[in-house]
TPP riboswitch aptamer (THI element) from uncultured Ferrimonas sp., 114 nucleotides, folded computationally. The sequence was found by an Rfam model in a public genome assembly.

RNA sequence: CCUGUCUUGUCGGAGUGCCAAGGGUAAAAUUACCCAAGGCUGAGAUCGCAGUAGCGGGAUCCGUGGAACCUGAACCGGUUAGUACCGGCGUAGGAAAACAAGCAACGCCCAGUC
Repeated sequence: CCUGUCUUGUCGGAGUGCCAAGGGUAAAAUUACCCAAGGCUGAGAUCGCAGUAGCGGGAUCCGUGGAACCUGAACCGGUUAGUACCGGCGUAGGAAAACAAGCAACGCCCAGUC
């Protein structure tokens, strides 16, 4: 000096699921829908407003060196209470084109402490 990690600030992107004790509604009844104690995985499954699948806040993660996240996909194999989860798919196709400032660490020497 450059790059990266990290910190701070500003900007941008994303996801917010699954099961379920118990209860309610509809039905002649198998059943269907709604609420939900609690539980599962995870960095994150949260809060509010709406009420036709939306909008916003917080936290978390990600920003092309991109597996944050979406599509494929209620896909294939495994596992389970489970459309969740693990792996494949994946050298697939998309996805925010970040910017600025700054330390610190390492090494050497000295002092102190144990």

Record summary:
The source organism's lineage runs through Bacteria, Pseudomonadota, Gammaproteobacteria, Ferrimonadaceae and Ferrimonas. The prediction has a mean pLDDT of 75.